The RNA shown here (SAM riboswitch aptamer (S box leader)) has 103 nucleotides and comes from Conexibacter sp. It was read from a public genome assembly, where an Rfam model found it. Its mean pLDDT, the model's own confidence on a scale to 100, is 83. Taxonomically the source falls in Conexibacter (Bacteria, Bacillati, Thermoleophilia, Conexibacteraceae).
RNA sequence: UCGCCAUCAAGAGCGGCUGAGGGACCCGGACCUCGGAAGCCGCCGCAACCGGCACCGCCUGAGAAUCGGCGACGCACGGUGCGACAGCCGGGACCGAUGGAGG
Numbered sequence: 001u002c003g004c005c006a007u008c009a010a011g012a013g014c015g016g017c018u019g020a021g022g023g024a025c026c027c028g029g030a031c032c033u034c035g036g037a038a039g040c041c042g043c044c045g046c047a048a049c050c051g052g053c054a055c056c057g058c059c060u061g062a063g064a065a066u067c068g069g070c071g072a073c074g075c076a077c078g079g080u081g082c083g084a085c086a087g088c089c090g091g092g093a094c095c096g097a098u099g100g101a102g103g
Base pairs, nucleotide, nucleotide: 001103002102004100005099006098007097008096013043014042015041016040017039021032022031025092026091027090028089029088044083045082046081049079050078051077052075053074056071057070058069059068087095
């Protein structure tokens, strides 16, 4: 950087620096914000997407613990991600974000 697949109404905030805007983009709306926005840093936390560890049920079948398929569930240990609002809402756009496998 390109397309593909999955997910996006659950969940989780404090401090320091800084100082005016912010939630991807466009239109409209409602919001948050100097009682401090965005950003950066630290700590804390949330979460089971990938890996790892642990574990249950069902199905097909002669047989599936290892080693098929489907489903449920635990641990934050490694790799990411995330911590106002439903991706804030409606409309628009070969829309965007995150993860995974691949080119």